[in-house]
The RNA shown here (transfer RNA) has 72 nucleotides and comes from Anaeramoeba ignava. The organism belongs to Anaeramoeba, within Eukaryota.
């Protein structure tokens, strides 16, 4: 220098064009003489970032940005 992967919740990772979801973690609560461990309810997301495609984009396109990785 050139190709390829990846990018969502505080972490780990889902979601193949139609209202963003799960583990776990945090908050409150029942359970207990407490605590753990269980169960029940919440809270948290500009979906790297700018544009373009479409009636509708996390999803498709091209740049760009970061990490990773082959190849010179």
């Nucleotide at each position: 220098g050139a190709g390829g992967a990846u990018g969502u919740a505080g972490c780990u990772c889902a979601a193949a064009g139609g209202u963003a979801g799960a583990g776990u973690g945090c908050u409150g609560g029942a359970c207990u003489c407490a605590u753990a461990a269980u169960c029940c309810a919440g809270a948290g997301g500009u979906c790297g970032u700018u544009g373009g495609u479409u009636c509708g984009a996390a999803u498709c396109c091209a740049a760009c940005c970061a990490u990773c990785u082959u190849c010179a």
Model confidence (mean pLDDT): 84 of 100.